RNA sequence: AGGGUUUGAUCCUGGCUCAGAACGAACGUUGGCGGUGUGGAUUAGGCAUGCAAGUCGUGCGCGAAAGCUCGGGUAGCAAUAUUCGGGUGUUGGAGUGGCGCACGGGUGCGUAACACGUGGGUAAUUUGCCGCGAAGCUUGGGAUAACUCGCUGAAAGGCGAGCUAAUACCGGGUGUGACUCUUGGGGAGCAUUCCCUGGGAUUCAAAGUUGGGGAUCUAAUGGCCUGGCGCUUUGCGAUAAGCCCGCGGCCUAUCAGCUAGUUGGAGAGGUAACGGCUUACCAAGGCAACGACGGGUAGCCGGUCUGAGAGGACGAUCGGCCACACUGGAACUGAGACACGGUCCAGACACCUACGGGUGGCAGCAGUCGAGAAUCUUUCACAAUGGGGGAAACCCUGAUGGAGCGACGCCGCGUGGGGGAUGAAGGGCUUCGGUCUGUAAACCCCUGUCAUCCGGGAGCAAACCUCUUAAUUUAAUAGCUUAAGAGCUGAUAGUAGCAGAAGAGGAAGGGACGGCUAACUCCGUGCCAGCAGCCGCGGUAAUACGGAGGUCCCAAGCGUUGUUCGGAUUCACUGGGCGUAAAGGGUGCGUAGGCGGUUAGGUAAGUUCGAUGUGAAAGCUCCGGGCUCAACCCGGAAAUGGCAUUGAAAACUAUCUAACUUGAGGGUCGGAAGGGAGACUGGAAUUCCCGGUGUAGCAGUGAAAUGCGUAGAUAUCGGGAGGAACACCAGUGGCGAAGGCGAGUCUCUGGACGACACCUGACGCUGAGGCACGAAAGCUAGGGGAGCAAACAGGAUUAGAUACCCUGGUAGUCCUAGCCGUAAACGGUGUGCACUUGCUGUGGGCGGAUUCGACCCCGUCCGUGGCGUAGCUAACGCGAUAAGUGCACCGCCUGGGGAGUACGGUCGCAAGAUUAAAACUCAAAGAAAUUGACGGGGGCCCGCACAAGCGGUGGAGUAUGUGGCUUAAUUCGAUGCAACGCGAAGAACCUUACCUGGCCUUGACAUGCAAGUGGUAGGAACCUGAAAGGGCGACGACCUAGCAAUAGGAGCUUGCACAGGUGCUGCAUGGCUGUCGUCAGCUCGUGUCGUGAGAUGUUGGGUUAAGUCCCGCAACGAGCGCAACCCCUAUGUCCUGUUGCCACCUGAACGAGAGUUCGGAGCACUCCGCUGCCUUGCUUAAACGAGGAGGAAGGUGGGGAUGACGUCAAGUCAGUAUGGCCCUUACGGCCAGGGCUGCACACGUACUACAAUGCCCGGCACAAUGGGAAGCAAUACCGUGAGGUGGAGCAAAUCCUCAAAACCGGGCUCAGUUCGGAUUGUAGGCUGCAACUCGCCUACAUGAAGCUGGAAUCGCUAGUAAUGGCGCAUCAGCUACGGCGCCGUGAAUACGUUCCCGGGCCUUGUACACACCGCCCGUCACAUCAUGAAAGCCGGUUGUACCCGAAGUCGCCGCGCCAACUUCGGAGGCAUGCGUCUAAGGUAUGACCGGUGAUUGGGAUGAAGUCGUAACAAGGUAACC
Repeated sequence: AGGGUUUGAUCCUGGCUCAGAACGAACGUUGGCGGUGUGGAUUAGGCAUGCAAGUCGUGCGCGAAAGCUCGGGUAGCAAUAUUCGGGUGUUGGAGUGGCGCACGGGUGCGUAACACGUGGGUAAUUUGCCGCGAAGCUUGGGAUAACUCGCUGAAAGGCGAGCUAAUACCGGGUGUGACUCUUGGGGAGCAUUCCCUGGGAUUCAAAGUUGGGGAUCUAAUGGCCUGGCGCUUUGCGAUAAGCCCGCGGCCUAUCAGCUAGUUGGAGAGGUAACGGCUUACCAAGGCAACGACGGGUAGCCGGUCUGAGAGGACGAUCGGCCACACUGGAACUGAGACACGGUCCAGACACCUACGGGUGGCAGCAGUCGAGAAUCUUUCACAAUGGGGGAAACCCUGAUGGAGCGACGCCGCGUGGGGGAUGAAGGGCUUCGGUCUGUAAACCCCUGUCAUCCGGGAGCAAACCUCUUAAUUUAAUAGCUUAAGAGCUGAUAGUAGCAGAAGAGGAAGGGACGGCUAACUCCGUGCCAGCAGCCGCGGUAAUACGGAGGUCCCAAGCGUUGUUCGGAUUCACUGGGCGUAAAGGGUGCGUAGGCGGUUAGGUAAGUUCGAUGUGAAAGCUCCGGGCUCAACCCGGAAAUGGCAUUGAAAACUAUCUAACUUGAGGGUCGGAAGGGAGACUGGAAUUCCCGGUGUAGCAGUGAAAUGCGUAGAUAUCGGGAGGAACACCAGUGGCGAAGGCGAGUCUCUGGACGACACCUGACGCUGAGGCACGAAAGCUAGGGGAGCAAACAGGAUUAGAUACCCUGGUAGUCCUAGCCGUAAACGGUGUGCACUUGCUGUGGGCGGAUUCGACCCCGUCCGUGGCGUAGCUAACGCGAUAAGUGCACCGCCUGGGGAGUACGGUCGCAAGAUUAAAACUCAAAGAAAUUGACGGGGGCCCGCACAAGCGGUGGAGUAUGUGGCUUAAUUCGAUGCAACGCGAAGAACCUUACCUGGCCUUGACAUGCAAGUGGUAGGAACCUGAAAGGGCGACGACCUAGCAAUAGGAGCUUGCACAGGUGCUGCAUGGCUGUCGUCAGCUCGUGUCGUGAGAUGUUGGGUUAAGUCCCGCAACGAGCGCAACCCCUAUGUCCUGUUGCCACCUGAACGAGAGUUCGGAGCACUCCGCUGCCUUGCUUAAACGAGGAGGAAGGUGGGGAUGACGUCAAGUCAGUAUGGCCCUUACGGCCAGGGCUGCACACGUACUACAAUGCCCGGCACAAUGGGAAGCAAUACCGUGAGGUGGAGCAAAUCCUCAAAACCGGGCUCAGUUCGGAUUGUAGGCUGCAACUCGCCUACAUGAAGCUGGAAUCGCUAGUAAUGGCGCAUCAGCUACGGCGCCGUGAAUACGUUCCCGGGCCUUGUACACACCGCCCGUCACAUCAUGAAAGCCGGUUGUACCCGAAGUCGCCGCGCCAACUUCGGAGGCAUGCGUCUAAGGUAUGACCGGUGAUUGGGAUGAAGUCGUAACAAGGUAACC
């Protein structure tokens, strides 16, 4: 410090998510030790049991028991024992009295408040114990608990009588002093006042106890004196508390008005004290947008966590404050409480009960139940620290100190260290070679932390107190105070630490390994099981699931979950935005508020500087120190941004005063304008009415129809009525705040602009609420209604057409009055002011120059446009009319959907508007730009693409392939173009992969190992069988070494490894192929441009078959493609030659001759090489086009081969190869037979035809490519023929292999024919082991459909189409009419590029990128989820009115009762009673919140449901509000 995720890629916006730290945690799993912290967060739910507040006998009285002592009795000689009585004293008991129980400890319910924090005030207050000071403590009295007796109750307890004490209670006295009243002086302050000091008057105190004792009194105690403690009055202090005030800190406006003790006054009461705190009266105030009132939530703080900080979240442990103590109410006592372990009442709950009545309160420490994901021992000690009581010893103390439990946290330590390579075994992987685990282990040498055992063994302890001594005070060797010495005290704990012993011995796991994010392989699984924080993995080769090996990270832990902060500058103070991503209010006026020109002076609120006080401690930070270190602890410093008081300054802001003119406003003059309102007027056009002329149509559309018209339309002429809108002018021209405004004239009226610089003197800008205006549509009432036109009707279109189109047509559109208040109300850009290079239009003014006057020109102000510099922007773009640079103010935004919806409020007649959520759901939604693809977008261009032609297909028959059907099987593959005479260049058996049946199992075939085997291998013949196979089996070998025996090999048999598979996956692959397409494209390097994807180059102007070439150009070059190089071809030229040929010439031979044969020459054929000129056009140039000459051939001459980057997961695992999977007496192998040929049907490709440009017969001419030995086969003979017999020649320029159409002659004469030949019959031929299923051919006979083919569709641009034959491969034969070639004959047409199809380039739009076979919307149906409404029902909170009303304070009364005082009359007190207030309860009626609810509304999500096709391209009717 960032990363992942929207896209094909990019940049931006924006959300989601991750890495970090933390926790009172929980869960999973694992677990050795210690230190130190920490541990009921939920039910403020209920609690058994024990303990948590007592103490003082030096305040007081009384019992009981042990001890001591005195006296008496009994036993005993006595010691002694025992008993009774008195005294003393200790312990224990209850009581009285004092102090404490208001601290300490717990919890966080309530509380949004002076509760808390911080700083002040108290002149409006209190304060027990404590400290310092002053004064005092006198004299009397009457009771009462305890106790005893009696009564009563189950108990708790209660009642009565009697005795008694006090530091309990009461009276009198005294009054330093205090209070109240009053009257002087002084001082101070803050208004009421306060302090000090005088005078007068009133009222008000007290208690004793315990030591010591010289003189004196007393029998003693004691009086008395002197100490300690205590008591009373009072001043000051300290401590603690009360009250008041400023400021600060939650959410909600879908809570906007709240308030009657309410706000204030003066009287009274009350309090420690001010105060409506309370009460009667008077007044009518008080609070609130700076958020009152209401609702929700919450103890507050020091601090804790996080963060760079600012902030954000939290408020456990520790500390300060507050609140509470079963729930609610209340007071009493007291210095202090309205009291956690006190009282009273009411309620709920629980317990006891004799049913009458009682008792209780763990949110103290332990513990228990419950609920919960979840939180400990019914422990030890008062040794330390602290608290209460006491004179003290001492007692009490679940405060506290310790121990226990829990890896809950933090910190520390260990589980060993060194050496050790046959790199062991095992395990994993493997390319089978090896490699990893891995120096890891074993093994050798060491060490001894922790744990274990054993030994000794702390510190926390010093006081109080007791004893001794000394000093001081004193009458005192009492006492107090101080000092020294000695003694006493340890829960933790026989713990920590120390020493010793033994032995590597007792001590490692968890998570992860696709990216983010460190770490990879195998197996299993097969969109299953599962994983997942986000993106996403899994559909047979998963580094993502599960297991294993290995690796990485952390480590007594490791992960997961939850929560907080961070990252998130994603609420932006630091530190964001609003043209298009979310976001400018529709517009103006204006209130509060915010902000505000120039000069001078005053003040000092803000501001700045200083001082003082405070900001508790702990914590954080720094320094230092103590536990072996650390955590932890101790000391010091710093910090605590704050608040308050005070001093100073006066620049800025503020405020006051005085001025100024530039902001703003006013004045005078002037011109411009669809600015607004009202009245009047006008012409053109549509429609309607009347009349004339006139006749059959008009209207409408893509085409039609509905409609109108012979009752006279349309057309045309004339006249009239009526309503609405104002052509031309007209212009990115004008005006207005916006909406908006367009014929003309008049009246009324608003604003802007210019010139002058005359007046005022900051009067300004913005503007939450508020007010006004506000298109269209809509609403109310009344008019009006020509045209247009929702709804509606009809006609078309269509699968449908509730639409688009057409014919009609009502609201409405218009006017008046009033509502509504919204729009894509848009410049998608709030208003105002200032500043910042330019160029060029246009509207309205003014000025200059010039002119007779103008125009043009120059300058300036205000508007309105275009381009553009800097700058800004994600980009697009904006750019003085800013989206630049600044200031001021307002409005608005914070992921998409749900939703501008629900509920609530406000407004409205309604429609609806406005304000405005949540649950739930997704990981995106989006902006701009880029490259493609696509478009029923555009431009340019090409192609047998269309057009122009010729011939076909589609109709018939047959052949062939395919689909389908059938079948035991009809093997498999190919399926738009680019499958279908395709793989197959040959299915009768074989092929053959399919089916049925019969057989074999190391196998039909390869290699290796082991064992066996000489009558072995082989194998005639025979048996069985359809064959394969299975039996039997005469005969009977071979090679190498060796003399031989024998050994080895080959072969065979058996067994093991393995063979074998046309089994699956072409979506695991190689290779090959098809297609776009022989289309002209596809890219790269460097440079440049752009944030980037990318662009440029490759676009543009020409040109070409071509990205072919030229020119231009931020490009310059290059590569793969194009072209050329290769092959064939052409009445071409040249050269060479033999096996070819013989027209001419020549030689020879034969022959009567014709002629035949051989040689030369020649010719043909084969092979090799060979290719630029002129004219003209294009504005110039070039490329190029057109024409010409020459030439055999002319503009790539024709044809072939050659196929860029890539696309289609195109085709092929059945050509071969090959990963993985599968079968192994079978999915392998052999054999026989069958099938691949099956036939209601459909399609493709062909052949033959339908005939006269033809058919038949006869005659006759001219080829080329090729093939030939298990072959081609001549002459000859036989047969009508297929063919047969036979065999010359030829391994070939030598031999063999017939060309046909054409041409000539004859016949047929338009017909189902002398066309056509299917089908069928008979007889033959050939091949072959074999022609039944299922071959070909021949002859004779038979003679089907068919008379040129619907919609539609194919090929072809020249030696082409069309047409005729010939050859070859495969092959025994053949279904070949197929395929591949060869030669013969040999056309027609192309105006042209509008249209169809395909393609190329440029451009445009896009919501597409799996790329239009794309994307995507809505209803309906089903399932699930959350939510709104709903007759109601239930619960909670709360208001108002009324009823009842406990306890209690207060008030009234006080006839009943009463010891203290009394002048005996009473005073005073108490109880009962009454009243006010009032908790709980009740009745009635509202409000708010929550739950539930038949039914119902929309919403979201879900697998490939249904119906359509709305949007994205001109989305096929542009879209949208």